[in-house]
Context: one part of a larger RNA
RNA sequence: CUGGGCGUAAAGGGUGAGUAGGCGGUUGCAUAAGUCAGAUGUAAAAGGCUAAGGCUUAACCAUAGUAUGCAUUUGAAACUGUGUGACUUGAGUACAGGAGAGGUAAGCGGAAUUCCUAGUGUAGCGGUGAAAUGCGUAGAUAUUAGGAGGAACACCAGUGGCGAAGGCGGCUUACUGGACUGUAACUGACGCUGAGUCACGAAAGCGUGGGUAGCAAACAGGAUUAGAUACCCUGGUAGUCCACGCUGUAAACGAUGAGUGCUAGGUGUUGGGUAGCGAUACUCAGUGCCGAAGUAAACACAAUAAGCACUCCGCCUGGGGAGUACGGUCGCAAGACUGAAACUC
Numbered sequence: 001c002u003g004g005g006c007g008u009a010a011a012g013g014g015u016g017a018g019u020a021g022g023c024g025g026u027u028g029c030a031u032a033a034g035u036c037a038g039a040u041g042u043a044a045a046a047g048g049c050u051a052a053g054g055c056u057u058a059a060c061c062a063u064a065g066u067a068u069g070c071a072u073u074u075g076a077a078a079c080u081g082u083g084u085g086a087c088u089u090g091a092g093u094a095c096a097g098g099a100g101a102g103g104u105a106a107g108c109g110g111a112a113u114u115c116c117u118a119g120u121g122u123a124g125c126g127g128u129g130a131a132a133u134g135c136g137u138a139g140a141u142a143u144u145a146g147g148a149g150g151a152a153c154a155c156c157a158g159u160g161g162c163g164a165a166g167g168c169g170g171c172u173u174a175c176u177g178g179a180c181u182g183u184a185a186c187u188g189a190c191g192c193u194g195a196g197u198c199a200c201g202a203a204a205g206c207g208u209g210g211g212u213a214g215c216a217a218a219c220a221g222g223a224u225u226a227g228a229u230a231c232c233c234u235g236g237u238a239g240u241c242c243a244c245g246c247u248g249u250a251a252a253c254g255a256u257g258a259g260u261g262c263u264a265g266g267u268g269u270u271g272g273g274u275a276g277c278g279a280u281a282c283u284c285a286g287u288g289c290c291g292a293a294g295u296a297a298a299c300a301c302a303a304u305a306a307g308c309a310c311u312c313c314g315c316c317u318g319g320g321g322a323g324u325a326c327g328g329u330c331g332c333a334a335g336a337c338u339g340a341a342a343c344u345c
Base pairs, nucleotide, nucleotide: 003317004316005315006314007299008298012313014200015199016198017197021193022192023191025087026086027085028084029083030082031081033080034079035076036075037074038073039072040071041070042069048066049065050064051063053061054060090190091187092186093185094183095182096181097180102176103175104174105173106172107171108170109153114148115147116146117145118144119143120142124135125134161168162167205246206245207244208243209242210241214240215239219235220234221233222232257312258311259310260309261308262307265290266289267288268287269286270285271284272283273282274281275280294301295300318345319344320343327338328337329336330335
């Protein structure tokens, strides 16, 4: 470079916004850059290829033909491009609705654990497979009343909802993003994708300052065991929580990139709409299950495709060495990103 691929065999970027670029709806006119056709010039010779010849043949030699191209010029106008005009179905706006753990901030609430104070009360409690460490006559455990403080929000709760992903769940208020349905009033292709770039990004971890009820790496002790740097038990510090700043990774998973159109049905469910008194039917957007054609190595997928097509991006190219070394960029560090080769099978 080309081909074939990317759910599970190697392979979809963690997710979005968006620059360049690539691609792009219906229609009129113009243009002629791409495109197509003709002509002219050029493309040295040798070589190559084809044809039929010459040395007995071949190598070799000679003859004829042949080059995608480039330039100039004359035309064609379907398609692409460009310019200009129009359109409304793509996209967006407006108006009217209902739904939602979407986000940020502040305030509030009850249950439970722990601790403190006081009362009742007495010898145990706790824990395990069994025990022991531990707690308790300085009065524990249990129970009643009051108080403190932190963290999390039972039931509702649902292959329910919302969000681009990460993720989001007590209640109220304020601010705020998006989606959906209906009308078809407005704009008139304003669109899709997206290398770089920027933003967001669970948990753990890091920095500064707070906070610390429960839980709990490390650590200590008790058991178990041949040993037990574990599993079990009693304790327990970072951390978990808050504010601000960093880190930028995950089985960041649907292991399935985004967009558009097309291709039997059946059955649940969420939010709208239309018709009907209603049962229900139809319809739009989601979310599940089953299944046809088709696809697939099989498993399975099947209008939420892994089917049939098109556009754009990312990625793969035998196993190990290795996501390592070196270099570079980023980071306070931990490390992240980029990312080989020798050698070996």
The part of an RNA shown here (small-subunit ribosomal RNA, central domain) has 345 nucleotides and comes from Sedimentibacter hydroxybenzoicus DSM 7310. Lineage of the source: Bacteria > Bacillota > Tissierellia > Sedimentibacter > Sedimentibacter hydroxybenzoicus. Rfam family: Bacterial small subunit ribosomal RNA. Gene Ontology terms of the family: ribosome and structural constituent of ribosome.